This is a predicted structure of an 86-nucleotide RNA (Glycine riboswitch aptamer) from uncultured Candidatus Pelagibacter sp. Taxonomically the source falls in Candidatus Pelagibacter (Bacteria, Pseudomonadota, Alphaproteobacteria, Candidatus Pelagibacteraceae). The model forms 83% of the base pairs in the Rfam consensus. Model confidence (mean pLDDT): 81 of 100.

[in-house]
RNA sequence: UAUUUUAUAUCGAGAGAGACUAUAAAAGUAGCGCCGAAAGAGCAACCACCCCAGAAACUCUUAGGCAAAAAGAUCAAUAACAAACA
Numbered sequence: 001u002a003u004u005u006u007a008u009a010u011c012g013a014g015a016g017a018g019a020c021u022a023u024a025a026a027a028g029u030a031g032c033g034c035c036g037a038a039a040g041a042g043c044a045a046c047c048a049c050c051c052c053a054g055a056a057a058c059u060c061u062u063a064g065g066c067a068a069a070a071a072g073a074u075c076a077a078u079a080a081c082a083a084a085c086a
Stems, first nucleotide, its partner, number of pairs: 001086001003084003008079003012075002018032001020031004033066003039062001040060003
């Protein structure tokens, strides 16, 4: 210097489910009903004496969410700590 992986940042796209009832509305609180794609948790085969270990977009639904807004896994683009390799 080139290549590969990539924390992270910017920007764009981005689903689902009650504008539910009460409290005047939103928010908050209480109640009932729902959603899964923030976060979190659980598990298969393989390996294997046993234990340990063992993934997810699967499952759970504590948290979060159920008009809009905000949030939002993931993907694209632009950069890129760090690591590997020549």